[in-house]
Context: one part of a larger RNA
């Protein structure tokens, strides 16, 4: 010096990103116990020792001390919650990155949309067959949301889905107007020309489904939810007006927020002093309603801020048990 123990005057978080680590609390009985609350909880909440006498003191408060006894015996060793306040997120118990992340992520009960009438839909398989299910819409599959409370606004123009079928477009197929090739035969001195049937190669009109175009519906489907100018008897601001654009221009609630760039916004609180924290304001760069909005008791090895207690975290070191390191062997 490293690892691992224990102790430490005075102070007590001044340490540090952060009380990390350590210390402290700790069993049982009695007393007592707040806000809030879904009335179950919160809760082991929290918390304190009674009476008498003495001293310090003018006195009170407060502090210190005293009185009786035992030594199988006081939770005497060991083991055995630290607590409180405020805020965020997630309701909760659960699940997860086996070996750096346990969480605010996943799941969840509940909500809602959608598909499915049974040889169900969906899924595995080339098939046979199987799961669904020895179930039958109070059932089964898929998507989103995520207890509970109060709620969930406007837009169907685009994309998707569902429905519609008048018209337009449209494949193979059907159809076969017409055209070509071939040649018995005919014409010609010849080159060559014409050319039936058959065979064969093309092939117009016409007909021809879904789809698409089209017409509707649908947002707890994917998604979207404006700009400029003026105006009130100080100023400022604009309930009000004008105008352009749009499918419609963000409602309730919340808001410098796990979202705010400017920004350490401004005001208030807390501190001697706070870029954090809490309460407000609203100028929301760029919240917003099941990619849910706002609240919420309980819960959390979650995150943030504050306090009490406690301490070698520190001021600031020191000593120490044990194991190494080092020397000898």
């Nucleotide at each position: 010096c490293u690892c691992u123990u224990g102790u430490u005057a005075a102070g007590g978080a001044a340490c540090u990103c952060g009380g990390c680590a350590a210390a402290a609390u700790g069993a049982c009985c009695c007393c007592g116990u707040a806000a809030c609350u879904u009335c179950g909880g919160g809760a082991u909440a929290a918390g304190g020792g009674g009476g008498c006498c003495u001293c310090u003191u003018c006195g009170a408060a407060a502090g210190a001390g005293g009185a009786g006894g035992c030594g199988c015996a006081g939770a005497g060793a060991a083991u055995a919650g630290g607590c409180c306040c405020a805020a965020g997120c997630g309701a909760c118990u659960g699940u997860u990155u086996a070996c750096c992340u346990a969480a605010a992520a996943c799941a969840c009960a509940g909500g809602u949309c959608u598909c499915u009438g049974c040889u169900a839909a969906a899924c595995c398989g080339c098939a046979a067959g199987g799961u669904g299910a020895a179930g039958u819409a109070u059932a089964g599959g898929g998507g989103c949301u995520g207890a509970c409370g109060c709620c969930u606004g406007c837009c169907c123009a685009g994309u998707g889905c569902u429905g519609g079928a008048a018209g337009g477009u449209u494949a193979a197929g059907a159809g076969g107007a017409g055209a070509g090739g071939u040649u018995a035969g005919g014409a010609g001195c010849a080159a060559u020309c014409c050319g039936a049937a058959g065979c064969u190669u093309c092939g117009a009109a016409u007909u021809g489904a879904a789809g698409c175009c089209c017409c509707a519906g649908u947002a707890a489907a994917c998604g979207g939810c404006g700009g400029c100018c003026g105006u009130a008897a100080c100023u400022a601001u604009a309930a009000c007006g004008g105008u352009c654009c749009u499918a419609a221009g963000g409602u309730a609630g919340c808001g410098a927020a796990a979202u705010u760039c400017c920004u350490c916004g401004u005001c208030g609180g807390g501190u001697a002093a706070a870029u954090u924290c809490c309460g407000a304001c609203c100028c929301g760069c760029a919240c917003g309603a099941a990619u849910g909005g706002c609240g919420u008791a309980a819960c959390g090895a979650c995150u943030u801020g504050g306090g009490c207690g406690c301490u070698g975290u520190c001021u600031u070191g020191a000593c120490u048990c044990g194991a190494g390191a080092c020397u000898c062997g």